The part of an RNA shown here (small-subunit ribosomal RNA, 5' domain) has 501 nucleotides and comes from Micropruina sp.
Context: one part of a larger RNA
C1' cells in the first nucleotide's frame, strides 16, 4: 500500500447492486417450511334440479355431485440448512468396470386370458385420563393371491467368431421357474415382459494437496489361498479351514489440526494466505446404535432401541427434536422481519382445471461493502464585524460573509404511470420512470500538523497531567501534553483495533 462476512469511536443527505451468528453442531415458546390425485376404489353426501306423498311446509324417491376421513398410486431420497466429524479414494484430476444398478422420460418388439380370498373405511362393542389399542360383523379396487400363455429372460450342452486370465457376442437344442389392470367425457391416460437410449448413481485404480520423529516400529480378519455365504456388483465384505504373511526412514503406526475443490485476497511473477457469498462433491440432522419401506435412504420435518434434556399425566403411561424460514433465551466485540406473494423461474401431484411450495421472487432493518449523486453556481472590498496573532505599523481568517444575479440535481408536494405476461393472471407497486410546482431552500464531518509525513503560532501545564507506530516528547520561553486560531489530508465518511499478503 492492498484486502475484509469485520468490530469499536466520532459523524451521517439520497440512490443502485451486493452482503449480514466468523462465537454455543448451546437450548428452544409460537406460526409456517410436502403434498397431491374422485379420470384407481368403497363410503359420506352440502347445494341444486325433477317427481311423489301431502298435515302447504315437512317427508320420501331419482339425478347431479361440493366436501370429508379411509384403501390405493406417485412424491416425500429433490429442494432448503450446517461444517460437528473426516488426513480418507473424502476431494481434485485422469483412467477402468469382461464386476454393476437406474422410478419417472424416449425408441423398438411382444402381450394384457381366466379365477379366488381378504381388509380398512363403516356399524356394534370393550379397555384407557390421554396417546391409542382390542374384539365381532359387512364391503371395493390400478390393494393382495392362484392358474394359463412367453418373442425374449435364467441355467446346461454343442458350433462359430472375438477378446483382456476369469470371459464376451451370434446360432442351434434342452431344462427350470416366473407377467399383467383397469379407468374413460371414446379423444385419451394407464398396465406387463424384453432390448436399446438418456439421466442419475455404485465400485476400483494412477497421480496431487497440512503439521509433528520430544510418535519408530505397527498389524491377527491382520496378508494371501481354497470353499461357502452375502451384495445390484468385485472384494476378508462375512464365515470355516490352510499358509505366515502384510506395512514402514520414499516416514508406517500414533498425536495435533482441518470438510475438499472451482475459486477469493495479495504479489511484476514465483510464491504466500484463505475456502464468507455463488457453483460442484462429501459428511451430518438432540447423542449413540439398528434395520424397515422403496428404483433410490440406512431417510433433517419416517420407524425401533438405549441415553441426556424438556413437556403432559387421572402416576398406570405418554409426547418432543429449528445445523428449514422468521422469531426467543444464552454466549459474544459482533450479525436483520415472528413481513408480502406464488405474478415470474423452478419443483411435487394431477388428463386438466388446479392445489402445495419460508425453494424462489420481492419488500423491511444495518454506511457492513462497492459504485454513483448531492450539500449550489457566477459576481462581490487595496478587504466590514467578530476571532486569532502582533515588532501595535499591521497581518490573517478572506471573495470567505453580507449584498446582487442565476440554477433546481437529490430530497419534498401534485398529476400521469409501466416493462417484467403469448391468453386469464403483477407480490414488487401507485414502485421505476415522465411532467409540473416551490425555494439556496432540508443535507459535513473525521483524523492529523517534531522527524519518518503534507501541514505552525499563542496560551495553559511544569518529568505533573499527559502523548507515543518507531525514534522519542514533558523537570518555566513545549511547532511532540491540553485548548484556541490557522493549516494539511480524505470526505458521507474519517480514524482505531484485529487478521492476511
Nucleotide at each position: 500500500g492492498g484486502a475484509c462476512g469485520a468490530a469499536c469511536g466520532c459523524u451521517g443527505g439520497c440512490g443502485g447492486c451486493g452482503u449480514g451468528c466468523u462465537u454455543a453442531a448451546c437450548a428452544c415458546a409460537u406460526g409456517c417450511a410436502a403434498g397431491u390425485c374422485g379420470a384407481a376404489c368403497g363410503g359420506u353426501g352440502a347445494c341444486g334440479a325433477a317427481g311423489a306423498g301431502c298435515u302447504u311446509g315437512c317427508u320420501c324417491u331419482u339425478c347431479u355431485g361440493a366436501u370429508c376421513a379411509g384403501u390405493g398410486g406417485c412424491g416425500a431420497a429433490c429442494g432448503g440448512g450446517u461444517g460437528a466429524g473426516u488426513a480418507a479414494c473424502a476431494c481434485g484430476u485422469g483412467a477402468g468396470c469382461a464386476a454393476c444398478c437406474u422410478a419417472c422420460c424416449c425408441u423398438u418388439g411382444a402381450c394384457a386370458c381366466u379365477g379366488g380370498g381378504a381388509u380398512a373405511a363403516c356399524a356394534g362393542u370393550u379397555g384407557g385420563a390421554a396417546a391409542c389399542a382390542g374384539c365381532u360383523g359387512c364391503u371395493a379396487a390400478u390393494a393382495c393371491c392362484g392358474g394359463a400363455u412367453a418373442c425374449g429372460a435364467a441355467c446346461c450342452u454343442c458350433u462359430c467368431a472375438g477378446g483382456c486370465a476369469u470371459c464376451u457376442g451370434a446360432g442351434a437344442g434342452g431344462u427350470u421357474g416366473g407377467a399383467a389392470a383397469g379407468c374413460u367425457c371414446c379423444g385419451a391416460c394407464g398396465g406387463u415382459c424384453a432390448a436399446g437410449g438418456a439421466u442419475g448413481g455404485g465400485c476400483u485404480c494412477g497421480c496431487g494437496g497440512c503439521c509433528u520423529a520430544u510418535c519408530a516400529g505397527c498389524u491377527u480378519g491382520u496378508u494371501g489361498g481354497u470353499g461357502a455365504g452375502g451384495u445390484a456388483a468385485c472384494g476378508g465384505c462375512u464365515c470355516a479351514c490352510c499358509a505366515a504373511g502384510g506395512c514402514g526412514a520414499c516416514g508406517a503406526c500414533g498425536g495435533g489440526u482441518a470438510g475438499c475443490c472451482g475459486g477469493c485476497c495479495u504479489g511484476a511473477g514465483a510464491g504466500g494466505g484463505c475456502g464468507a457469498c455463488c457453483g460442484g462433491c462429501c459428511a451430518c440432522a438432540c447423542u449413540g446404535g439398528g434395520a424397515c419401506u422403496g428404483a433410490g435412504a440406512u431417510a433433517c420435518g419416517g420407524c425401533c432401541c438405549a441415553g441426556a434434556c424438556u413437556c403432559c399425566u387421572a402416576c398406570g403411561g405418554g409426547a418432543g427434536g429449528c445445523a428449514g424460514c422468521a422469531g426467543u433465551g444464552g454466549g459474544g466485540a459482533a450479525u436483520a422481519u415472528u413481513g408480502c406473494g406464488c405474478a415470474a423461474u423452478g419443483g411435487g401431484c394431477g388428463a386438466a382445471a388446479g392445489c402445495c411450495u419460508g425453494a424462489c421472487g420481492c419488500a423491511g432493518c444495518a454506511a457492513c461493502g462497492c459504485c454513483g449523486c448531492g450539500u449550489g453556481c457566477g459576481g462581490g472590498a487595496c478587504g466590514a464585524c467578530g476571532g486569532c496573532c502582533u515588532u501595535c505599523g499591521g497581518g490573517u481568517u478572506g471573495u470567505a460573509a453580507a449584498c446582487c444575479g442565476c440554477u433546481u440535481u437529490c430530497a419534498g408536494c401534485a398529476g400521469g404511470g409501466a416493462c417484467g405476461a403469448a391468453a386469464c393472471u403483477g407480490a414488487c407497486g401507485g414502485u421505476a420512470c415522465c411532467u409540473g410546482c416551490a425555494g439556496a431552500a432540508g443535507a459535513a464531518g473525521c483524523a492529523c500538523c517534531g522527524g519518518c509525513u503534507a501541514a505552525c503560532u499563542a496560551c495553559g501545564u511544569g518529568c505533573c497531567a499527559g502523548c507515543a507506530g518507531c525514534c522519542g516528547c514533558g523537570g518555566u520561553g513545549a511547532u511532540a501534553c491540553g485548548u484556541a486560531g490557522g493549516g494539511u489530508g480524505c470526505g458521507a465518511g474519517c480514524g482505531u483495533u484485529g487478521u492476511c499478503c

It matches the Rfam family "Bacterial small subunit ribosomal RNA". Gene Ontology terms of the family: structural constituent of ribosome and ribosome.